[in-house]
RNA sequence: GCGGGGGUAGUACAAUGGCAGUAUGGGAGCUUCCCAAGCUCCAGACGCGGGUUCGAUUCCCGUCCCCCGCU
Numbered sequence: 001g002c003g004g005g006g007g008u009a010g011u012a013c014a015a016u017g018g019c020a021g022u023a024u025g026g027g028a029g030c031u032u033c034c035c036a037a038g039c040u041c042c043a044g045a046c047g048c049g050g051g052u053u054c055g056a057u058u059c060c061c062g063u064c065c066c067c068c069g070c071u
Base pairs, nucleotide, nucleotide: 001070002069003068004067005066006065007064010024011023012022013021018054026042027041028040029039030038047063048062049061050060051059
C1' cells in the first nucleotide's frame, strides 16, 4: 500500500429502516438478627463527519481506531 472483518452502557455481547435489548457491574427498596443469596425498581450506550430517506444504530461515501490476510 491492497483486501476482508469489527467499533453499541463501566465490562462482555445482541438486534433491527420505525421506542436500542441481555448479562454483569453501579444506585435504591423488599427480605434477614447480620452477611451472602434471592426478588423489584432506577440511571447509563449505537467511533466521528456527511449523504439517501417521512424516519438511519441499520443503507451509501469519507475518516479515525482495533484485528486478520496479502504485498